Predicted 3D model of a 531-nucleotide part of an RNA (large-subunit ribosomal RNA, domain I) from a Thermoplasmata archaeon. Its mean pLDDT, the model's own confidence on a scale to 100, is 80. The source organism's lineage runs through Archaea, Methanobacteriati, Thermoplasmatota and Thermoplasmata.

Context: one part of a larger RNA
RNA sequence: UCACUCAGCCAUUUGGUGGAUGGCUCGGCUCGAGCGCUGAUGAAGGUCGUGCCAAGCGGCGAUACGCGUGGGGUAGGCGCAAGGAACCUUAGAUCCCACGAUUGCCUAAUGGGACUUCCCCAUUGUACUCCGUAAGGAGGGGGAACUUCCCGAAUUGAAACAUCUUAGUAGGGAAAGGAAAAGAAAUCAAAGAGAUGCCGUUAGUAAAGUCGAUCGAAAGCGGUAAAGAGCAAACCGAAUCCCGCUAGAAAUAGUCGGGACAUGUGGUCUUUUGGACUCUGGCACAUCUUAACCAUCCAAUUCAAAGUCUCCUGGAAUGGAGCACCGUAGAGGGUGAUAGUCCCGUAGAAGGAAGGUGGAAAGAUGAUUCAGGGUAUCCUGAGUAGCGUGUGUUGGAUAUCGCGCGUGAAAUUGGGAGGCAUUAACUUCCAACUCUAAAUACGUCUCGAGACCGAUAGCACACUAGUAUAGUGAGUGAAAGCUGAAAAGCACCCUUGACGGGAGGUGAAAAGAACCUGAAACCAGAUGGUU
Numbered sequence: 001u002c003a004c005u006c007a008g009c010c011a012u013u014u015g016g017u018g019g020a021u022g023g024c025u026c027g028g029c030u031c032g033a034g035c036g037c038u039g040a041u042g043a044a045g046g047u048c049g050u051g052c053c054a055a056g057c058g059g060c061g062a063u064a065c066g067c068g069u070g071g072g073g074u075a076g077g078c079g080c081a082a083g084g085a086a087c088c089u090u091a092g093a094u095c096c097c098a099c100g101a102u103u104g105c106c107u108a109a110u111g112g113g114a115c116u117u118c119c120c121c122a123u124u125g126u127a128c129u130c131c132g133u134a135a136g137g138a139g140g141g142g143g144a145a146c147u148u149c150c151c152g153a154a155u156u157g158a159a160a161c162a163u164c165u166u167a168g169u170a171g172g173g174a175a176a177g178g179a180a181a182a183g184a185a186a187u188c189a190a191a192g193a194g195a196u197g198c199c200g201u202u203a204g205u206a207a208a209g210u211c212g213a214u215c216g217a218a219a220g221c222g223g224u225a226a227a228g229a230g231c232a233a234a235c236c237g238a239a240u241c242c243c244g245c246u247a248g249a250a251a252u253a254g255u256c257g258g259g260a261c262a263u264g265u266g267g268u269c270u271u272u273u274g275g276a277c278u279c280u281g282g283c284a285c286a287u288c289u290u291a292a293c294c295a296u297c298c299a300a301u302u303c304a305a306a307g308u309c310u311c312c313u314g315g316a317a318u319g320g321a322g323c324a325c326c327g328u329a330g331a332g333g334g335u336g337a338u339a340g341u342c343c344c345g346u347a348g349a350a351g352g353a354a355g356g357u358g359g360a361a362a363g364a365u366g367a368u369u370c371a372g373g374g375u376a377u378c379c380u381g382a383g384u385a386g387c388g389u390g391u392g393u394u395g396g397a398u399a400u401c402g403c404g405c406g407u408g409a410a411a412u413u414g415g416g417a418g419g420c421a422u423u424a425a426c427u428u429c430c431a432a433c434u435c436u437a438a439a440u441a442c443g444u445c446u447c448g449a450g451a452c453c454g455a456u457a458g459c460a461c462a463c464u465a466g467u468a469u470a471g472u473g474a475g476u477g478a479a480a481g482c483u484g485a486a487a488a489g490c491a492c493c494c495u496u497g498a499c500g501g502g503a504g505g506u507g508a509a510a511a512g513a514a515c516c517u518g519a520a521a522c523c524a525g526a527u528g529g530u531u
Stems, first nucleotide, its partner, number of pairs: 007531010022516001023482002027453002029450006035443002037142002045106003048061003052084002056080002058065001067100006076088002111120003121125001128139004146177001147175005157164001187193002197224005208214001228435003231381001235267002239265001240260005245254003274379003277374006285366006293359005301350003307323001308339001309322004324341002326330001332344003386407007414430005489515001493502003
């Protein structure tokens, strides 16, 4: 100096790894409609069992992957779950609907005792509390949120903080229902209105407030939905009610037996033009029951039009070309690619056991019910209304609504209210007893829908999910979807200890179960370049 090799780097490329992306969806989320309690006749929830082989989930309960009756339905069935074996079934199985039977043990848990979901005594117990003379009856526990009541914070804001605010919120407790609560004026108002709830407005107004921060109505008006009743008392005085028996389908009836009840069952009456009471007149109606009969609603369910014509491509026709048809049905899904006419459905019809509702008919009950006049007498909710004081609460200020203590009325010639007190007038209402549908709230549940999400999204959970895991415990809490049209899931041969590999076969394609697509990071090989 040249050539070659190795190594590094770069480029291209072939694979691996990995699981992004795209597509899909038996799941969510939201809205709308429906519907809305359960339990000593033993619940909700659990535990243990139960299958030919049976670990999990689901089903079921010693009659245990099931039993009976009625209805539906048709050729297969024996859950998820694919295997082997055995069996059932046209004498109608499996399956679907309705009604029943069975339904271990724990649990309100309730014969007694325990938390070791177990034990013991008895021989079938009847816990405890309440109601009832008794016979006997009721309650207890659970429920996603919603409702009412009782108790009731603090962080925070006020730029500190104490009144105040957060807030009657969070949290705790009690109780009830499919809704709850409220509710037929001792209300508003000042023209009059005429129970309550909810929505819009009134209105961020009046008002409250270290008049600071902040807080904060109502009447009225417009909508929604509409519904009013019963006691106590005055008068009558057992005319009443419960249990049993008898009759009946029942309402109900009985000169039946027992009990409640004069410390009042029942009738009447219910708010001021009042009622009782009294006088006069008028009407024939009102309520309840449903065995049989009729109609109707209603479960599973049934019927439901029209091309699978020709050619082409293809593994496969629903695609392309051509020619047809139905439509009160061209919503949607499936089928070997994109189907009104292939399948399920869809528009539209039908049927329907038990049960519900209505009608008619029959029966039962009733001190049925309306109007007017009179006013001698009687009645109309008491430790209440009101007042004083303390305190909580409220927008409620002296004028909200409660509570404690004290005081304490009236009787129709009465009483309350009319946002300071008192008096008079005027207006308006009648407290101290009770019930009441709808419009409203919520969503455990069912159905439907979506200019919601599409597997790091959407519920925490599309899968053995409140599972696995970790924690003494209260509580915490995941990851994890996809072969193919069809398992046709690779016979046989070679190799290997096995996994695997080769060859071969299936298939349209290996898509080969670590399975659709298969990105990047990362790793390796090959080729080329370069130092």